[in-house]
Context: one part of a larger RNA
RNA sequence: CUGGGCGUAAAGGGUGCGCAGGCGGUUUUGUAAGACAGAUGUGAAAUCCCCGGGCUUAACCUGGGAACUGCGUUUGUGACUGCAAGGCUAGAGUACGGCAGAGGGGGGUGGAAUUCCGCGUGUAGCAGUGAAAUGCGUAGAUAUCGGGAGGAACACCAGUGGCGAAGGCGGCUUCCUGGCACAAUACUGACGCUCAUGUGCGAAAGCUAGGGCAGCGAACGGGAUUAGAUACCCCGGUAGUCCUAGCCGUAAACGAUGGAUACUAGGUGUGGGUGUCGCAGGGCAUCCGUGCCGCAGUUAACGCGUUAAGUAUCCCGCCUGGGGACUACGGUCGCAAGACUGAAACUC
Numbered sequence: 001c002u003g004g005g006c007g008u009a010a011a012g013g014g015u016g017c018g019c020a021g022g023c024g025g026u027u028u029u030g031u032a033a034g035a036c037a038g039a040u041g042u043g044a045a046a047u048c049c050c051c052g053g054g055c056u057u058a059a060c061c062u063g064g065g066a067a068c069u070g071c072g073u074u075u076g077u078g079a080c081u082g083c084a085a086g087g088c089u090a091g092a093g094u095a096c097g098g099c100a101g102a103g104g105g106g107g108g109u110g111g112a113a114u115u116c117c118g119c120g121u122g123u124a125g126c127a128g129u130g131a132a133a134u135g136c137g138u139a140g141a142u143a144u145c146g147g148g149a150g151g152a153a154c155a156c157c158a159g160u161g162g163c164g165a166a167g168g169c170g171g172c173u174u175c176c177u178g179g180c181a182c183a184a185u186a187c188u189g190a191c192g193c194u195c196a197u198g199u200g201c202g203a204a205a206g207c208u209a210g211g212g213c214a215g216c217g218a219a220c221g222g223g224a225u226u227a228g229a230u231a232c233c234c235c236g237g238u239a240g241u242c243c244u245a246g247c248c249g250u251a252a253a254c255g256a257u258g259g260a261u262a263c264u265a266g267g268u269g270u271g272g273g274u275g276u277c278g279c280a281g282g283g284c285a286u287c288c289g290u291g292c293c294g295c296a297g298u299u300a301a302c303g304c305g306u307u308a309a310g311u312a313u314c315c316c317g318c319c320u321g322g323g324g325a326c327u328a329c330g331g332u333c334g335c336a337a338g339a340c341u342g343a344a345a346c347u348c
Base pairs, nucleotide, nucleotide: 004319005318006317007302008301012316014201015200016199017198021194022193023192025088026087027086028085029084030083031082033081034080035077036076037075038074039073040072041071042070049065050064051063052062053061054060091191092188093187094186095185097182103177104176105175106174107173108172109171110154115149116148117147120144121143125136126135162169163168206247207246208245209244210243211242215241216240220236221235222234223233258315259314260313261312262311263310266293267292268291269290270289271288272287273286274285275284276283277282297304298303321348322347323346330341331340332339333338
């Protein structure tokens, strides 16, 4: 390299958009670049192959043929691919209609709870644990009543429910805004799929600057436990967690399953839409989403099974024994932390 693979054995990029590239519906006409057929020139000799000949055989030598699967020229063919022109509507998209939704961004606002502050009532404990102690409390705590401040998160509803490309999104309300699905028409007429490089987004932690700080809480201090206890348990508690602006670019970023299209038994839930029937509880039909079970098939097995890991096509990414090594060196990016790219010696 080929071949073979990528749910769990090594292997799907975290996820979109998208240039180049690759691939591309249906039909007519033309063309003849690819393709196919014929002719012709060339494709040195030797070698290889076939049929013979010569050394006693063989290796070896040698005659003839075939072959040299290639390239050039030329004459045709027009199915397929390409190209050019013209149509089509089944792919794709647009308009119209009424939905569903924690989709995103900004503003406003609500109640419960924790903590703190000040007043009243009230007295000796409270808190905590396996048991304790540190801690808080006669300077009046805990408990209780009403008042105030402030921050963060939104019980029930809540659901293998919904929305989003993924990360993710949950009180209520308002403004701005993206997308999906459905129904019946009309319109555009292949405008499509995928996508190296590139570019946007991207949990948590972390970083820079400025705010904020109720609760929680790395680090840290103390109390226990223990042989020890740099832990698990307890009392405190700083960064952080929150907001604004900017960076970082990683996760078991998981369905450990790339995207698109088509096809291939069913059964049963659930979310959204539409049509139809109806005794007005609902039934039936259909499209989209989301679960479970399961035939064929598939798989090493487990399992998957119209939401495929089945049957096929197109495009991208990735794997090639374990360790060394998510490392070193170099490069690019970053304020840094580090990220990305990514070996070898050696060893089993």